Predicted 3D model of a 371-nucleotide RNA (Bacterial RNase P class A) from uncultured Bermanella sp.
Its mean pLDDT, the model's own confidence on a scale to 100, is 75.
It matches the Rfam family "Bacterial RNase P class A". The family's RNA type in Rfam is ribozyme.
[in-house]
């Protein structure tokens, strides 16, 4: 001095004035006489690492639900933790970094479909553009023992060394071989597939054998393979339970009124008053004791588990958790014994595990690189 990993804290303290659940006492009021309800006064609690995004999983309600399968969405190396996971941990492979260390959906394209700009002869039963070659077949020419031999053209035509495109051109180097070449032979490297070893696996190997090596990418592209998933959600759902209009049932007046009729009787609607039950409005519950939170000791590399001991830490609904003063810290500014401003994201709404994303500043520990 420049980093990397984990954690911790989220301005402190005192006073006054509210605001909200809770607890105790009083007074009052009511009756089912010990309960409720309404004021007071007192004592005490009262946002978070992320409460945010709602992106996973789960409890918990309620709804379907006999098996089983298609369809449909996730997930995708091994092992393990956990209530679960797409979260941790710890290992294996791969990257990337001098290192600490960080990243990472990492199963299958010899089961089938498809997809690919530009460059470039050619990119998917490869392919010839400049080269190279021309052995062999062809044309020419000399020679000739008329079998054939040597020269030369660059026509057929081999080739894939070099060059030259391109993100990739069908394994690298080397020697040997050819007309010139090629894994076409052979060394070695590398790759496949088997074996043995070591490991629980994933995988590894100065091990052994085998195979000339070849079906190029791409599946967060359809698809194929393992696994794995019912749904909606606290406005879930429970329960008391008003007015007021509408239903059921009784009961009462039918000596009222209206319709039916020429008139009565009756029968139908109208009236009055009780209970019952369903829904609102509004209240209670679900609500915060819970896969909580500390601490120590034990098993485990760890994630996490087990025993013990002690602790109770926010439950609002038009929605409280704030405002002023003083002193103290830290930070900017100025005209510098002090003055004035500022202290970060950001705010609970059924509870937990996670992940994500926002953060001013401080501290701590442990480990790497340079000097």
């Nucleotide at each position: 001095g420049a980093g990397u990993u984990g954690g911790u804290c989220a301005g402190g303290c005192a006073a006054u004035c509210g605001c909200u659940g809770c607890u105790u006492u009083u007074u009052u009021a009511g009756c089912u006489u010990g309960c409720u309800a309404a004021a007071a006064a007192a004592g005490g609690g009262g946002a978070g690492g992320a409460a945010a995004g709602u992106c996973c999983g789960g409890g918990c309600u309620c709804c379907a639900u006999a098996g089983g399968g298609c369809a449909g969405g996730g997930u995708g190396c091994c092992a393990g933790a956990u209530a679960a996971c797409g979260u941790c941990u710890g290992g294996g492979g791969g990257g990337c970094g001098c290192g600490a260390g960080c990243c990472u959906a990492c199963a299958g394209c010899c089961a089938g479909u498809g997809c690919a700009g530009c460059a470039g002869a050619g990119a998917g039963c490869a392919a010839a553009c400049c080269g190279c070659c021309g052995a062999u077949g062809g044309c020419c020419a000399u020679a000739u023992u008329c079998g054939u031999a040597u020269g030369g053209c660059a026509c057929a035509g081999g080739u894939a060394a070099g060059g030259g495109u391109g993100a990739a051109a069908g394994g690298g180097u080397g020697c040997g071989g050819u007309a010139a070449g090629a894994g076409c032979g052979c060394a070695c490297c590398g790759c496949g597939c088997g074996a043995c070893u070591g490991g629980u696996a994933a995988c590894a190997g100065u091990u052994c054998g085998u195979g000339g090596c070849a079906u190029g990418g791409u599946a967060a592209a359809c698809c194929u393979c393992a696994c794995u998933c019912g749904g909606a959600g606290c406005a879930a759902g429970a329960c008391c339970a008003a007015a007021u209009a509408g239903g059921u049932u009784c009961c009462c007046a039918u000596u009222g009124g209206c319709g039916u009729g020429g008139c009565c009787c009756g029968c139908g609607u109208u009236g009055g008053g009780a209970a019952c039950g369903g829904g609102u409005a509004g209240g209670u519950c679900g609500c915060u004791g819970g896969a909580g939170c500390c601490a120590a000791u034990g098993a485990g590399c760890g994630a996490u588990c087990a025993u013990u001991g002690g602790c109770c830490u926010a439950g609002a609904u038009g929605a409280a958790u704030g405002g002023u003063u003083g002193c103290c810290a830290c930070g900017g500014u100025c005209g510098u014994u002090g003055a004035c401003c500022g202290u970060a994201c950001a705010g609970a709404a059924c509870c937990c595990g996670g992940c994500u994303u926002a953060u001013a500043g401080a501290c701590c520990a442990a480990c790497u690189c340079c000097a």